RNA sequence: AGAGUUCGAUCCUGGCUCAGGAUGAACACUGGCAGCAGGCUUAACACAUGCAAGUCGGAUGGGAAGUGGUGUUUUCCAGUGACGAACGGGUGAGUAACGCAUAAGAACCUGCCCUUAGGAGGGGAACAACAGUUGGAAAUGACUGCUAAUACCCCAUAGGCUAAGGAAAAAAAGGAAGAAUCCACCCAAAGAAGGGCUUGCGUCUAAUUAGCUAGUUAGUGAGACAAUAGCUUACUAAGGCAAUGAUCAGUAGCUGGUCCGAGAGGAUAAUCAGCCACACUGGGACUGAGACACGGCCUAGACUCCUACGGGUAUUAGCAGUGGGGAAUUUUCAGCAAUGGGUGAAAGCCUGACGAAGUAAUGCCGUGUGGAGGUAGAAGGCCUACAGGUCAUGAACUUCUUUUCUCGGAGAAGAAGCAAUGACGGUAUCUGGGGAAUAAGCAUCGGUUAACUCUGUGCCAACAGCCAUGAUAAUAUAGAGGAUGCAAGCAUUAUCCGGAAUGAUUGGGUGUAAAGCAUCUAUAGGUGGCUUUUUAAGUCCGCCGUCAAAUCCCGGAACUCAACUCUGGACUGGCAGUGAAAACUACCAAGCUGGAGUACAGUAGGGGCAGAGAGAAUUUUCAGUGGAGCAGUAAAAUGCAUAGAGAUUGGAAGGAACACCAACAGUGAAAGCACUCUGCUGGGCCGACACUAACACUGAGAGAUGAAAGUUAGGGGAUCAAAUGGGAUUAGAUACCCCAGUAGUCCUAGCCAUAAACGAUGGAUAUUGGGCAUUGUGCGUAUCGACCCAUGUAGUGUUAUAGCUAACGCGUUAAGUAUCCCGCCUGGGGAGUAUGUUCGCAAGAAUGAAACUCAAAGGAAUUGAUGGGGGCCCGCACAAGCGGUGGAGCAUGUGGUUCAAUUCGAUGCAAAGUGAAGAACCUUAUCAGGGCUUGACAUGCCGCAAAUCCUCUUGAAAGAGAGGGGUGCCUUUGGGAACAUGAACACAGGUGGUGCAAGGUUGUCGUCAGCUCGUGCCGUAAGGUGUUGGGUUAAGUCCUGCAACGAGUGCAACCCUUGUGUUUAGUUGCCACCGUUGAGUUUGGAACCCUGAGCAGACUGUCAGUGAUAAGCCGGAGGAAGGUGAGGAUGACGUCAAGUCAUCAUACCCCUUAUGCCUUGGGCGACACACAUGCUACAAUGGCCAGGACAAAGGGUCGUGAUCCCGUGAGGGUGAGCUAACUCCAAAAACUCGUCCUCAAUUCAGAUUGGAAGCUGCAACUCACCUGCAUGAAGCUGGAAUCACUAGUAAUCGCCAAUCAGUCAUACUAUUGUGAAUUCAUUCCUGGCCUUGUAUACACAGCCCGUCACACUAUGGGAGCUGGCAAUGCCCAAAGUCGUUACCUUAAUCACAAGGAAGGGGAUGCUGAAGGCAGGGCUAGUGACUGGAGUGAAGUCGUAAAAAGGUGGCUGGCCGUACUGGAAGGUGCGACUG
Repeated sequence: AGAGUUCGAUCCUGGCUCAGGAUGAACACUGGCAGCAGGCUUAACACAUGCAAGUCGGAUGGGAAGUGGUGUUUUCCAGUGACGAACGGGUGAGUAACGCAUAAGAACCUGCCCUUAGGAGGGGAACAACAGUUGGAAAUGACUGCUAAUACCCCAUAGGCUAAGGAAAAAAAGGAAGAAUCCACCCAAAGAAGGGCUUGCGUCUAAUUAGCUAGUUAGUGAGACAAUAGCUUACUAAGGCAAUGAUCAGUAGCUGGUCCGAGAGGAUAAUCAGCCACACUGGGACUGAGACACGGCCUAGACUCCUACGGGUAUUAGCAGUGGGGAAUUUUCAGCAAUGGGUGAAAGCCUGACGAAGUAAUGCCGUGUGGAGGUAGAAGGCCUACAGGUCAUGAACUUCUUUUCUCGGAGAAGAAGCAAUGACGGUAUCUGGGGAAUAAGCAUCGGUUAACUCUGUGCCAACAGCCAUGAUAAUAUAGAGGAUGCAAGCAUUAUCCGGAAUGAUUGGGUGUAAAGCAUCUAUAGGUGGCUUUUUAAGUCCGCCGUCAAAUCCCGGAACUCAACUCUGGACUGGCAGUGAAAACUACCAAGCUGGAGUACAGUAGGGGCAGAGAGAAUUUUCAGUGGAGCAGUAAAAUGCAUAGAGAUUGGAAGGAACACCAACAGUGAAAGCACUCUGCUGGGCCGACACUAACACUGAGAGAUGAAAGUUAGGGGAUCAAAUGGGAUUAGAUACCCCAGUAGUCCUAGCCAUAAACGAUGGAUAUUGGGCAUUGUGCGUAUCGACCCAUGUAGUGUUAUAGCUAACGCGUUAAGUAUCCCGCCUGGGGAGUAUGUUCGCAAGAAUGAAACUCAAAGGAAUUGAUGGGGGCCCGCACAAGCGGUGGAGCAUGUGGUUCAAUUCGAUGCAAAGUGAAGAACCUUAUCAGGGCUUGACAUGCCGCAAAUCCUCUUGAAAGAGAGGGGUGCCUUUGGGAACAUGAACACAGGUGGUGCAAGGUUGUCGUCAGCUCGUGCCGUAAGGUGUUGGGUUAAGUCCUGCAACGAGUGCAACCCUUGUGUUUAGUUGCCACCGUUGAGUUUGGAACCCUGAGCAGACUGUCAGUGAUAAGCCGGAGGAAGGUGAGGAUGACGUCAAGUCAUCAUACCCCUUAUGCCUUGGGCGACACACAUGCUACAAUGGCCAGGACAAAGGGUCGUGAUCCCGUGAGGGUGAGCUAACUCCAAAAACUCGUCCUCAAUUCAGAUUGGAAGCUGCAACUCACCUGCAUGAAGCUGGAAUCACUAGUAAUCGCCAAUCAGUCAUACUAUUGUGAAUUCAUUCCUGGCCUUGUAUACACAGCCCGUCACACUAUGGGAGCUGGCAAUGCCCAAAGUCGUUACCUUAAUCACAAGGAAGGGGAUGCUGAAGGCAGGGCUAGUGACUGGAGUGAAGUCGUAAAAAGGUGGCUGGCCGUACUGGAAGGUGCGACUG
């Protein structure tokens, strides 16, 4: 310090997630030791049992016990009394408060302690205990009687007040000792320390809490208190608090600190420390120095326990412990040895405070689980390319050491002041013996994030923090091996901070991503021009006080180190005091004119309000002319019209809006504003320069204005027109189109308050280069004047520099650079919804959430793809032609069906006469039957035997059995090689699966013209440029221009065939002259044809025109051929997970007496049907018969087969020639000449069927071909639709080969013969280039909206129902304080008789908790039914949006509003351009 995640990729915005640290933690797995620290965060829930506050006999009356033998004895004790129990310990419920923190203050109190001054004289009366009587179950009382004190009371004495006469008025206690003295007591003052009170400042969330307050705010008198004070009371006044957030509500103990963070800051409030509050839930006082009291009292309530039912008792938020709750938190231990506390004169006693142990890895820190050597690189595991690699020097083995462990010995400090006193503890520590002995796990290994392979599984099981993984080869699941990280721990979960500049003071934004209020005026507030004084509030500097200790930081010390602990020191910063400074802000005072304003002189304008007037047009109506249609649309229809429309002429009525001028012009705050004239009126600008003297800017609340639609009332109503009706369109059409048409549109008076109210850009001021245009108004120059030119100012536009911006873009009218003020934003959806409140007649507007859900949503730009966008261009793409297919019969293939099997693959173009250039057996992969199991085939090891061969039996064959013959080759004589055979094992074998594992190969787009790279340049980048533009081409072909310059691959060319000539060679080919014949047969020839080889030829080379001086194009000449001469081969980067595991080869999986192998027979040839490709036809341009002519290219020795003979024929017999320019296949056929047929299902067509034959072959039934005779089906040119072809092409005619015994070939490949027609043009189809839009990128077979149906989830409303909280009013009213008291009563005192003073009880008054009643408020839960929302692989209906998204010539979308429709939506009005 960053990283992952939106996209095909990019930049940005923006959220989500991770890496770090921390914890009183919890959970899974694991677990050696030591030290230190911490351990109910939940139920302030309920508690059994024990302990946690007592002490004093030197205050006191008395009682008991012991010793001993009576004393000046010891010990213990209930009661009276004194001190303590208000400390210590626990908890955080309440509390938003002077509670806490910090800094100050004045009107107070203080036991014990310290210091100082003084005092303690004289009297008195009781009450407990005790004794007796008595009530009660108990707890616990009642009455009578006796008694002491440091218990209680009275008098005296002192200080103090005063009007100087007096009035009023306190205290005390002794004990021990008995010489001194010590401890206690009373009063007064001071101190220390503690406490009470007051104040400034700080201290959470919410305005969907805006008004609160009646002792409330202040004063006077009185009371009360330790003390101030409405603290209380009487009277008086009407105040006090609040937008700087009162009040109400919710939440919460506060702080030092702790955790995180670079810091600012955020979070937190365990342990330790300070303060506060509380003690079962409320109320109350008593005692006391101190309490309204955790282990005290009274009272009410709840609960527990006891009960004799009358009544009593207890409350662990002390230490242990129990139950419960919970993810979760310890021993019913030991000790007062230390420190501290209480008490006592002291010894001492008490102390669950405390010091220690126990428990659990809860945390921090330390340490160990061994060290050295050790390659045969052991066994074993895992992987493997089978060579090996790795775990791994790791182990074993040798040697060493002993922290730890175990067994012994010694043994502390902590203890103070002479001694005594140690829970921890026989602990720490030291020392000896033993023996590597007792001691390693957890998580992870796709990226983030360090670390990789195998096996299992197969969108299953699982994983997951985010992205994501898993559908048969998973580094992501599970296991294993290995590796990485940390380590007595490790990982997960939860929470906090960080990263997050995603709340931004430091340190963010607001044109399009979320975000500028619709606009203006103005209050509070914030900010504010120049000069000079004053003050010193802010500011700055010094000093002083304080912010407890601990903690953090720095230095040092000590436990072996560390953690822990001890010791010394300090910064920053806060508050308060004090002194100094005076620049800046502020205050006071005085001035200035530049900001602002007033007055003056001009000026432009659809600025506003009111009134009056004009013309054009639409419509209606009246009258005339006229006579058949009009209107409307893509086309129609509804509609109007012979009852006279439309058209046309004239008159009238009425309402609304103002053409041209008109402009990127004007004006207004915005909304908005336009015929002309008049009246009234607001603001702006310019000029000159007189006056005021900072009067300014912004602006929360507040107020004003505010399009259209809508609303109320009254008018008006021409046009247009939601709704509505009708006609069309359509699958439907609640729409688009058409005909009608009501609210409304207009006016007056009110309401509403919203718009894409937009420049999607708040206002003001200052500042920063230019060019061009324009409106208003000045000035200079010039002129008769107007222009022109130059220069100010206020607007309005455009282009563009710097700068800014994510980019687009903005750019003196800023989105630049700065200052001031306001509004607003903080992921998408839910949702501008719910609820509450305010406003409104209503419609609705304003304010405005949460649950839940997703990991994105979004902006700008890029490249593709795509568009029922645009431009350009090509192509048998259409068109123009010619011939077909689709109808018939047959052939072949496919689907389907059938079957034991009908083996398998190929399935739009780009499968279907395809793999298959040839299924009777074989092939053959299939089915049934019969057989084999190291196998039909390969290699290795061992044994035997040469091998080949012949015969027989059985069987469908394979096979099984038996017999015979035969001894080979090489040799170093040991043996070896080949072949056959036998057995066991390694293995063979598989046309079994996956073409979606991969290779190779093929198809297709497409023989389309494209696809890229290097360097440079542009851009943040994806990318662009080049490759675009202007021309041209078949072509990214070439030229030209250009921030590009070059290059590669495609194109073209090079290759083959063909078309011309020439050279050479002439056999088996050829024959012009010569010769010859039946015949190029022979002699001869080398001219011709032909064949083979080589060469030439064509390049826009040449001419004219055109073009830009180019490339090229057009026309001509020459030429066999002319602009690529024709054809072939040749197929860029890539696309389709295209085809093929059955050509081959191959990974993995599967079978192994079978999914392998052999064999016989069957099947692949089935047959209602559907499709594809073909053949033959339907006839006269023909058919039959007879005669005659002309090819090319091929093939042939297990072959081709002439000739002759036989047969109607297929064919048979014979067997010449030919290993081929020689011979054979071989006859070419269309064609031509002649006869017949004469338009008929025929002398067309030939299917089907019956006989009879032939050939091949072991074999022709399933299931071949061919021949003759006989038979003679459908079919008379083919619906919708659809295919090929642009010249030697289509059409038509035959011929050959491969495969092959034969052949189902009408197929396929090749080859000649004959030989056309048409192309006006580019609307459609396909493709290419440029451009444009995009919400698409699996790329339009894409994306995507809403209703309905189903499931689940959270939520709103809801008749209500049930709780809770805080108040208010009234009723009842405990305990208690205070007051009153005429009733009852009393020892101290006065009097001494009554009685008084004073006290107690009872009664009563005010107040008063709990309780009851009442109506409201807030809040929680629940609720029949109901509303929408969200989510959900495959539901229904449509297709609203994004392309012109299919409604494009006034039109899409969207905003507001209104109406309307199953739904998306549609339509009207106004606005925007996204």

Description:
Predicted 3D model of a 1474-nucleotide RNA (small-subunit ribosomal RNA) from Erythroxylum areolatum. RNAcentral holds the sequence, with entries from SILVA. The prediction has a mean pLDDT of 82. The organism belongs to Erythroxylum, within Eukaryota.